Predicted 3D model of a 76-nucleotide RNA (transfer RNA) from an Oscillospiraceae bacterium. The coordinates come from a structure-prediction model, not an experiment, and the mean pLDDT is 81. Its Rfam family is "tRNA".
This record gives sequence, structure tokens and C1' cells, in this order.
RNA sequence: GCCGGAUUAGCUCAGUUGGUAGAGCGCGGCCCUCGUAAUGCCGAGGUCAUCGGUUCAAUUCCGAUAUCCGGCUCCA
Repeated sequence: GCCGGAUUAGCUCAGUUGGUAGAGCGCGGCCCUCGUAAUGCCGAGGUCAUCGGUUCAAUUCCGAUAUCCGGCUCCA
């Protein structure tokens, strides 16, 4: 330098051949208990990396950029 992959909740990851997003763990509350934990129930938490384009509508399609991972190549 070239090619490919990843980026989604605090963490680990799903998801959608375009119609405003979920799980597990964690966190908070309730229930229970003499008390604690566990179980059970409920809840909060997201500009879906950033910018732009296409579209009535973009997490999803296209381009650029950033970070990380892997492969290939060149040579003074």
C1' cells in the first nucleotide's frame, strides 16, 4: 500500500432481503424471610461508531472517515 471482518444497553452478544430494537449477566424496586441470599414479579437504561447520500421512511442499502482484528504484497 491492497483485501476482508467487526463497531447495537454498564459487559457479552442477537436482530432485521428498509417500517422508529431485544436476550443473558449486571443495576434499581417489590414479594418472600427473624434476617440475608436464592427463586419469582416489575422497572430503568440505546443519537444502533461519526459524517453525508438514496428513500415517504435507514440500525438495515451506498460512500467517506475513525478505532480494533485478520490476511496479502512491495521495497528503498